[in-house]
């Protein structure tokens, strides 16, 4: 240093739920709690999905993202151990 892997070790993260608290909302953040996770670390100017305040339609349970998801799937950066 590149590649592969989670088998050992050492260890990280935190699904749903409760509860408070923001926010129209979808959702997010703090406790608590694990379903799972080899990058479930970090980045929201790719594609997917979610919501629709506002706007838009005569109307409307329709349309609309600049709102929101990185644990939906790639993309960039970055580490940890074991073997080769």
């Nucleotide at each position: 240093u590149a590649a592969a892997c989670a088998a050992a070790c050492a260890g990280g993260c935190a699904a749903a739920c409760u509860u408070a608290u923001c926010g129209a909302a979808a959702g997010a953040u703090a406790a608590g709690g694990a379903c799972g996770c080899a990058a479930a670390g970090c980045u929201a100017u790719g594609a997917g999905u979610c919501u629709a305040a506002g706007g838009u339609u005569a109307g409307a349970u329709g349309c609309u993202a600049g709102g929101a998801u990185g644990g939906u799937c790639a993309a960039g950066c970055u580490g940890c151990u074991u073997u080769u």

Annotation
Model confidence (mean pLDDT): 80 of 100. c-di-GMP-I riboswitch aptamer from Soehngenia longivitae, 84 nucleotides, folded computationally. Lineage of the source: Bacteria > Bacillati > Bacillota > Tissierellaceae > Soehngenia. It matches the Rfam family "c-di-GMP-I riboswitch aptamer". From the family's description: GEMM was predicted in a large-scale screen for bacterial structured RNA regulatory elements.